Molecule: SAH (S-adenosyl-L-homocysteine) riboswitch aptamer
Organism: uncultured Mycobacteriales bacterium
RNA sequence: CAGGCCGAGAGGCGCUGCGACGGAUCCCGAUCCGCCACGCUCGGCCCGUGACUUCCAGCAAGGGCGCCUCCGUAUC
Numbered sequence: 001c002a003g004g005c006c007g008a009g010a011g012g013c014g015c016u017g018c019g020a021c022g023g024a025u026c027c028c029g030a031u032c033c034g035c036c037a038c039g040c041u042c043g044g045c046c047c048g049u050g051a052c053u054u055c056c057a058g059c060a061a062g063g064g065c066g067c068c069u070c071c072g073u074a075u076c
Stems, first nucleotide, its partner, number of pairs: 001048001003046007010069006018039001021034005038062001
């Protein structure tokens, strides 16, 4: 770093719907329908690949629109 699993990022309801996914069509490149707002980041583990080579400590930041709850702070 890639893939997979798990955990965390306070918690819900409604709406829209890009990608991915599923189905259909056949114009082979797209169209339509369905589903859909953790697909993101951090950490742990498994596995693979590559690289170079200190250790310890501390700390997160984001996520379409609307509404609500909770928590903290500030103000009245």